[in-house]
């Protein structure tokens, strides 16, 4: 610092996820030690038990007991001392308002920062002054009584005081009057005076020196009140929100200001710079987190605050509106003898509950701190330690060194080996922890005694004795032993650091994200290994990074999310040019502040090091005082033209309203001609018309739109404006001067405008044309297409307010090359003039550069550079929905969420594929022609059935006479039975045997097997070969996976195409090359061209076949010459011929003529052959997970007395049916008979067989001839005659009967052929549908593999031979190019809604039911305050009667819980309802993407 994820692939956009940093944590595994820290976050739920505030005898009166000594006793007890002036309660001071919880409440009487206090308080503490006189009368405590269960509680009676009360003094103080200074915020403070009123106290202890105290003022220090400014969360679906509310006057009240309160009087106060209300929070210093701005976040520590069960309320007091205080009301809860009482852990420990979750009912005042005290001290769950939790931070260990033939074991091997691993083992050394033992600091006080100092006091200060430790015999330190006591966790598919077996099979499971598992899983479990961290490791939660994904640093709005439909404007923000001035902003110096803690930094500094802690420095954006600058904002005050705006001329224009006129249509009526049909569409029908239509021609009515001009022409803010012709009006523009003098731009809010459709009223109504009807179309058709046709459209006035309202582009100024239309309106040239031609403004298009952009694309009409204003975006859906406002007459509009879900949705371009989208061009693709198939019978291959089994494979073209080039046995895989077990067959080690093997025969069986007998009884270089058996090592398997493979094959397609270098273009995927113009069978080749070459394919080389030429000539020929014969190349001979098989020529658009740049093309000659002469062989990248594990090879998995081997019989041949391939027909272009004639390419030694002879024939016998250009196998259509004469036939031959042949071990299931006899169906073949462009096709034989035997298959050969091709619209398959695309598993894609199902959130809803809350009454506790006080009462006065004065008690305002009554708000449920999401194969359709078939 990134990084995965949207595609086919690429760039953006964009959200989702991760890696990292923290946590009061929790949860799983696992756990040696020590230091420092932290630890009820949820129930401010409910508590049991202890304990947490007391203290002072030096203010004060009382004053026990137990025990123990003594006396006394009536033996039951009493009385004294000592205990002890203690304990103890009580009166009084002082504390309990401090510390210590907690965090509900509180958005403001908080909190933070800085100010005010001239409006104020302050016990205890310190510093100055001044005083402290002299009297009285009670209460408790105790003791008596009484009520009571208690709790307590009344009455009598005795008493001290630093309790309480009057006199008396008064510097000061306070009040009234009043005089002067002085400073001020002009209110007034504060000093110095005058004169009048007013108000004080306590003492106690002593070493007698004093010292604690008290009263009064002053002042200080600390501590608070209060006030102000400014900051402080989130909801505008909270927009009004206040009556004590704002302000005065007066008056109460306060410690003080104040509307705090009360009385009058006014009507004001706050709010869009967010008032008033919801909602949720204690606030900061800080902490976490980030590079920083900046988010988040307040736990420990520290500051305030606020609260003590819940509410209210006031006493006391320096101080509470009081956590361990009081009254009252409530809930709880506890005791109760039922009348009544008592309780308040948000102190510390402890319990329960709830919760994923958080400790010990400890130690101890040694140390800090605090209360009281003169002290000693006493109290202190503040604190200080300890225990528990790995909860966190930080530090140590768990050993270190050596130790290969690299043990053993695991794990994995391609078996050699590899790894785990120097790891162990073994050898050497150390000793933290663990025992023993020694043993700091933390302590300083105090208390005594001495010195110094001193007012010769007190305080201080030194020195010496004595005490004082919970922690704890703890850190350390020394010592003995022994490697001894100590390692997990998590992860290895990418991101991410780590790989392999094996186990499982879309199941079990994993997952942060993408995504992994459907039989080889580095993704799931285990196993070796490896990686990572370590007394921890993962996981979840949660924050902040990352995330420039709220962007102030630091984004954006044509198309991705995103400019308001357009305009006027109040607020508001923004603002020309020159001068002066102010200093609010803004810069800048000095002060105060910004507690401490954190934080950062130090060669600091203390603990062995760190964490921790101590010192220092530093920073801490602000905020205040206070001097200073004047450039720039900003104010003020002057002046100027250039922004802007007028003033005059001046011409353009569907700008707006209003009113009035036109003529063509088109329908409607009315007449006239005229007649059978119009209309209508793809064809058609509905419909109209013989009651007279269409069609034409006069007349006439009506309503609406205004052709041509018309133009990327023109006005207007948008929307939007179109005949003509007044009127009335709006705005821009152009030109000359001249005025005004910043008067400007923009605009939440608010007013106005606002297509269409829709709405209300009233008119109007011709065309058109939702809704509706009808008639087609179609599986349906509630639609496209016809016939109709109502609302509307149209006019008036009034609502809607909305849109793909779009240049999908908000307004405004200014500045950045240019080029070429246009409109308006101006100059200048020229011209008689209009044109042309240069020029300027304003306006509307094109094309382009610089820039910008993801990219298309924009480019002076900017989407380029800048300023200013405003709208507006933050992932997809869910949803512009749902609740609420509000706005409408309704339909609906504005404003607008969440639950929940997904990992994407998306934009631009790029390659491809597809397109009932173009353009070019091919191919027996179609068309044209022959001949089949589909119909029949058999034949053959498949389904399907059946079976015991019918072995398996192939499955659209590219499976089905395919693998099968040949299933009676065998093949053979299958089925039944019988058998068998190191195996039927092969290799190698050993070892024994020689011979065996093999041939024949018997027995028993169906065979395999077994069991006997006979024949034969090898070679040898002496190792051995050979081969029987035996061991051991490897068997076997046509068992599965072609979707784990090799290899072979099929297909597109013999189609023209596929691709590479290098340049060059593009951010890139990619693109150029390889497209274009031509041209060819072809990326053939030429021109052109940022592109130059190259490769794989075409094409050529190769075979064959078609001329010829040459060589060679036997078994081939046979022309001359010879010979022979019944004949015959028989023979001799020949080498010319055919021919055989080596060579070698020939064709190459090479000449010629046209075109034409070239390549080429067309044509004509020569030529056996012409433009590739015909055939063949040859198959580019790759496509289809195509086919094949049953050819063969070969992972992995199965089986192993069997899924193997062997053998007999069966099946593979089954037959209601169905397809594909085929043969032979249906007949006279045929069949029958007779005779006659002509290839070629091939086989042929277990063979092919001649002539002869048998047989009617298959065929038999018999063997001549030939390892073959020699010999055999060997033709058929045809021709020639003759018969048949249209018939189920002399057609056809199925089927069946009988009879044979021939192979073979053996034809029964189950060969083929032969003959006699039988003679079926068919009489030319629906929808459909194949092949073939010439030696083709049709037709005829013939050969050959395979094979004993079996072809109508297959592979091959010759004969005899056709028809047609206009032409590319049409089907169907290719090729190039080009378009649209939401497809990329690529149209057999993709993808929408209803509907059924099961899921989940959410809305409505008769209601029911909680919370908060608001008015309005009612009724009123404690209580303060006011009023009353004829209950009552010691202190002071009295003429003793009674008064002052206090106060029960009453009563009055206000009051809290609580009542009625009605609103508001916000929860939770609710029959049933609505849509809405999600959910591997569920209905119906086809609506969108290609012109998606009606854009």
């Nucleotide at each position: 610092a990134g990084a995965g994820u949207u595609u086919g692939a690429u760039c953006c956009u964009g959200g989702c996820u991760c890696a990292g940093a923290a946590u009061g944590a929790a949860c799983g595994c696992u756990g040696g030690c020590g230091g420092c820290g932290u630890g009820g976050a949820u129930u401010a739920g409910g508590c049991a038990u202890g304990c947490a505030a007391g203290u002072c005898g030096u203010g004060c009166g009382c004053g026990a007991a137990a025990g123990u000594c003594c006396c006394c006793u009536u033996c039951g007890g009493g009385g004294g001392g000592c205990g002890a002036g203690u304990a103890g309660a009580g009166c009084g001071g002082c504390g309990a308002a401090c510390u210590g919880g907690u965090g509900a409440g509180u958005a403001c009487a908080a909190g933070g920062u800085g100010g005010a206090u001239a409006a104020c308080g302050u016990g205890c503490c310190c510093c100055u002054c001044u005083g402290u006189g002299g009297g009285g009368g009670a209460c408790a405590a105790c003791c008596c009584c009484u009520g009571g269960a208690a709790a307590c509680a009344g009455g009598g009676g005795c008493u001290a005081a630093u309790a309480c009360c009057g006199c008396a003094u008064g510097a000061g103080c306070c009040c009234c009057a009043u005089g002067g200074g002085c400073c001020c915020u002009c209110g007034g403070a504060c000093c110095c005076g005058u004169g009048g009123g007013g108000g004080a106290a306590a003492g106690g202890c002593u070493u007698c020196g004093g010292c604690c105290g008290c009263a009064g003022a002053g002042g200080g220090a600390u501590c608070g009140g209060u006030c102000c400014a400014c900051c402080c969360c989130c909801c505008a679906u909270u927009a009004g929100c206040u009556u004590g509310u704002u302000g005065g006057u007066g008056a109460g009240g306060u410690g003080a200001c104040g509307g705090c309160u009360c009385a009058c009087c006014a009507a004001g106060g706050c709010c869009a710079c967010g008032a008033u209300g919801g909602g949720u929070a204690g606030c900061u210093g800080g902490u976490c987190u980030g590079a920083g701005a900046g988010g988040a976040u307040g736990g420990u520590c520290a500051g305030c605050c606020a609260c003590a069960c819940u509410g209210g309320g006031a006493c006391u007091g320096a101080g509470a509106u009081a956590c361990g205080g009081c009254c009252c009301a409530g809930a709880c809860u506890c005791c109760u003898a039922c009348g009544g009482g008592g309780g308040g852990c948000a102190g510390c420990a402890g319990u329960c509950u709830a919760g994923a979750g958080g400790c010990u009912u400890c130690g101890g005042c040694a140390a800090u701190g605090g209360a009281c005290g003169a002290a000693a001290g006493u109290c202190u769950g503040a604190c200080c330690g300890a225990g528990c939790g790995a909860c966190g931070c930080c530090g140590c260990g768990u050993g270190c060194g050596g130790g290969a033939u690299g043990a053993c074991a695991c794990a994995u091997u391609u078996c050699g080996g590899u790894g785990u691993g120097u790891a162990a083992a073994c050898c050497g050394c150390u000793u933290u922890u663990c025992c023993c033992g020694g043993g700091a600091g933390g302590a300083a006080u105090g208390c005594c005694c001495u010195g110094a100092u001193g007012g010769u006091g007190a305080a201080u200060c030194a020195g010496g004795g004595u005490u004082u430790g919970a922690c704890g015999g703890u850190c350390c330190c020394g010592g003995a032993g022994g490697a001894a006591u100590a390692a997990g966790c998590c992860c290895c598919g990418g991101c991410u650091a780590a790989c392999u077996c094996c186990g499982u099979g879309c199941c079990a499971g994993c997952a942060g994200c993408c995504g992994c598992g459907g039989u080889a899983a580095u993704a799931c479990g285990g196993a070796g290994g490896g990686g990572g961290c370590a007394a921890g490791c993962g996981u979840u939660a949660u924050u902040c990074g990352g995330a420039u994904u709220c962007a102030u640093u630091g984004g954006g709005c044509g198309u991705a999310a995103a400019g308001g439909g357009c305009g006027c404007u109040a607020a508001g923000g923004c603002g020309g040019c020159c001068c002066g001035g102010c200093a609010a902003g803004u810069c800048u110096g000095a002060c105060g502040u910004g507690a401490a803690a954190u934080c950062u930094c130090c060669a600091c500094u203390g603990c062995u090091c760190a964490a921790c802690a101590g010192g220092g420095a530093g920073a801490g954006g602000c905020c205040g005082u206070u001097g200073g600058a004047a450039a720039c904002u900003g104010c003020c005050a002057g002046g100027c033209u250039u922004g802007a705006g007028g003033u005059u001329c001046g011409g353009a224009g569907a700008g707006g309203c209003c009113a009035g006129c036109g003529g063509a249509a088109u329908u409607c009526c009315c007449g006239g001609u005229g007649u059978a049909g119009c209309g209508g569409u793809g064809g058609a029908a509905u419909g109209c018309g013989u009651a007279g239509a269409u069609a034409u021609c006069g007349g006439g009515a009506a309503g609406a739109a205004c052709a041509c001009c018309a133009g990327u022409g023109g006005c207007g803010a948008a929307g939007g404006c179109g005949g003509c012709u007044g009127g009335c009006u709006g705005g821009a523009c152009g030109a000359c001067a001249c005025c005004u003098g910043a008067c400007g731009c923009u605009g939440a809010u608010g007013c106005g405008c606002g297509a269409a459709a829709g709405u209300g009223u009233g008119g109007g109504g011709a065309g058109c044309g939702a809704a509706c009807g009808g008639g087609a179309u179609u599986a349906g058709a509630u639609a496209c297409c016809c016939c109709g046709g109502u609302a509307g459209u149209c006019c008036a006035c009034a609502c809607u307010g909305u849109a793909a309202a779009c240049g999908u582009u908000g307004g405004g100024c200014a500045c950045u090359a240019g080029g070429u239309g246009u409109u308006g309106c101006g100059g200048g040239u020229a011209u008689c003039g209009a044109c042309c031609c240069c020029u300027g403004c304003a306006g509307u298009g094109c094309c382009g550069c610089a820039g910008c952009a993801a990219a298309c694309g924009c480019a002076u009409u900017a989407a380029g550079u800048g300023c200013c204003c405003c709208g507006c975006c933050u992932g997809g859906g869910g949803a512009g929905u749902a609740c609420g406002g509000u706005c409408g007459c309704a339909a609906g509009g504005c404003u607008g969420a969440a639950a929940c879900u997904c990992a994407a949705a998306g934009g631009a371009a790029u390659u491809g594929a597809c397109g009932g989208g173009g353009g070019c061009c091919c191919g027996c693709a179609c068309a044209a022609g022959c001949g089949g198939u589909g119909g029949a019978g058999c034949a053959u291959g498949u389904g399907g059935u059946u079976u015991a089994a019918u072995u398996c494979g192939a499955c659209g073209c590219a499976a089905c006479g395919c693998g099968a080039a040949g299933a009676a046995c065998c093949u053979u895989a299958c089925c039944u039975g019988g058998g068998u077990u190191g195996g039927a067959a092969c290799g190698g080690u050993g070892g024994u045997g020689g011979a065996a093997a093999g041939c024949c025969c018997c027995u028993a069986g169906a065979a395999a097997c077994a069991g006997g007998g006979g024949c034969c009884c090898u070679c040898u270089u002496c190792g051995g070969a050979c081969u029987g058996c035996c061991u051991c090592c490897g068997a076997g398997g046509u068992g599965c996976u072609g979707c784990a493979u090799g290899g072979c094959u099929g297909u597109c397609g013999u189609c023209a195409g596929c691709u590479c270098g290098u340049g060059u273009c593009g951010u890139g995927a990619g693109a150029u090359g390889u497209u274009g113009g031509g041209u060819u069978a072809a990326g053939u080749c030429c021109c052109g061209c940022a592109a130059c070459g190259a490769g794989c394919g075409c094409a050529a080389c190769c075979c064959u076949u078609g001329c010829c030429c040459u060589c060679a000539g036997u078994u081939a020929c046979c022309a001359g010459c010879g010979g022979a014969u019944a004949a015959u190349g028989c023979c001799g001979g020949g080498g010319a011929c055919u021919c055989u098989g080596g060579g070698g020529g020939g064709a190459c658009u090479g000449c010629u003529g046209c075109g034409g740049c070239a390549g080429c093309g067309c044509a004509u000659a020569g030529g056996a052959a012409g433009g590739u002469g015909g055939g063949g062989a040859u198959g580019a990248c790759g496509u289809c997970a195509a086919g094949u594990c049953c050819u063969c090879a070969u992972g992995g998995c199965c089986c192993u007395u069997a899924c193997g081997c062997c053998c007999a019989g069966g099946g593979c041949g089954a037959c209601a049916c169905a397809c594909g391939u085929g043969c032979u027909a249906c007949a006279a272009u045929g069949g029958g008979a007779c005779g006659g004639a002509c290839a070629g390419a091939g086989a042929g030694c277990u063979g092919c067989a001649a002539u002869g002879c048998c047989g009617c024939g298959a065929g038999g016998u018999g063997g001549a001839g030939c390892c073959a250009a020699u010999c055999u196998c060997u033709a058929a259509a045809c021709c020639g005659u003759u018969c048949c004469u249209c018939a189920g036939u002399u057609c056809g031959g199925a089927u069946u009967g009988g009879a044979g042949u021939c192979u073979g071990c053996a034809a029964u299931u189950c060969g083929a052929c032969u003959c006699c006899a039988u003679g079926a169906a068919g009489c030319c073949g629906g929808a459909a549908u194949c092949g073939c462009u010439a030696g083709u096709a049709a037709u005829c034989g013939c050969g050959g593999a395979u094979c004993a035997g079996a072809a109508c298959g297959c592979c091959g050969c010759g004969g005899u031979g056709a028809a047609u091709a206009c032409g590319u619209u049409c089907c169907c398959g290719g090729g190039c190019c080009u378009u649209g695309u939401a497809c990329a598993c690529a149209c057999c894609g993709c993808c929408c809604g209803u509907c059924a199902c099961a899921c989940c959130a959410c809305g409505a809803a008769a209601g029911c039911u909680g919370g908060c809350u608001g008015u309005a009454c009612c009724a009123g506790a404690a209580g303060u305050c006011g009023c009353u006080g004829a209950a009552g009462g010691a202190a002071c006065c009295c003429u003793c009667g009674g008064g002052a004065c206090c106060a029960a008690g009453g009563u009055g305002c206000c009051g809290a819980a609580g009542g009625u009554a009605u609103g508001g708000c916000u929860g939770g449920u609710g029959a049933u309802u609505g849509g809405g999401g999600u959910g591997a194969a569920g209905u119906c359709g086809u609506a969108a993407c290609a012109a998606g078939g009606u854009a």
About this RNA: This is a predicted structure of a 1495-nucleotide RNA (small-subunit ribosomal RNA) from a metagenome. It matches the Rfam family "Bacterial small subunit ribosomal RNA".